RNA sequence: GGCCCGUUGGUCAAGCGGUUAAGACAUCGCCCUUUCACGGCGAUAACGGGAGUUCGACUCUCCCACGGGUCA
Repeated sequence: GGCCCGUUGGUCAAGCGGUUAAGACAUCGCCCUUUCACGGCGAUAACGGGAGUUCGACUCUCCCACGGGUCA
């Protein structure tokens, strides 16, 4: 340098054009308990940046950044 894949809350991780953006762990609050732990309920918190297509984009296209793989 070419090609391919990936980037979503603090962490992991679903989502394949119209969802309230699911779930787990973590954090915080309440309940339970003599207390802690466990358990139950609830809350906070996310689409890497830019442009385009579309009535509508996390999702499709292009460029950039970062990470990984592969070829040279």